A computed fold for a 99-nucleotide RNA from Shouchella lehensis G1, annotated as SAM riboswitch aptamer (S box leader). Its Rfam family is "SAM riboswitch aptamer (S box leader)". The literature on the family includes a 2021 paper in Nucleic Acids Res by Huang et al., "Structure and folding of four putative kink turns identified in structured RNA species in a test of structural prediction rules". The same sequence occurs in records of 2 taxa. Lineage of the source: Bacteria > Bacillati > Bacillaceae > Shouchella > Shouchella oshimensis. The sequence is in RNAcentral, with records from Rfam and Ribocentre.
Formats: sequence, structure tokens, C1' cells
RNA sequence: AUCUUAUCAAGAGAGACGGAGGGAUAUGGCCCUGUGAAGUCUCAGCAACCAGCCUUAUAGGCAAGGUGCUAAAUCCAGCAGUAAUCUGCAAGAUAAGAG
Repeated sequence: AUCUUAUCAAGAGAGACGGAGGGAUAUGGCCCUGUGAAGUCUCAGCAACCAGCCUUAUAGGCAAGGUGCUAAAUCCAGCAGUAAUCUGCAAGAUAAGAG
């Protein structure tokens, strides 16, 4: 790489460097961006998948560890069904496990 399972309309940003792009890919839309994009670093925060700890223990809580995340529903869209903002699937992201 790939496979399995779970989750994805909640939540959480400042500073320094940087200097033109960015929002996964293609296309279209919409949006962010010199009042400073991507990226890197520092600090802070959110969350609670794994580990850990606590309790009245099929659950709930804590947050110092391992990840992840901190504009907009995974920004919107595709396919099938549908009255639909619904259901399933695909694609993607993250975690745990397998390999």
C1' cells in the first nucleotide's frame, strides 16, 4: 500500500518566521487570503479513539501519556431509493486492530 471496525451537522487560536496561495484529488460552485495563503516553530486550547487513573462500573468521570484536531456539515456536489434536511453506498479524514 491494503483489510476490518468505530466515528465524522458538536468542540477548540494566538504569536514568530515566511511571502502567495488555500479549502484531499478532477471539474463546477461557494468561500478564506497582502487587515498576510501554504509551510515551519513556540505556546495555548478542544476532543476522549488508545494507554492510564477514579467511581455508585454493559456505564459515567478525570486529562499529566500516544495520536488527532482548532473558518464554513468531510464547505457544497457523486450513485441508488425517497415527499424529505431521510436511508444505504462510494470517495475522503481520524482512531484502534490486522498485515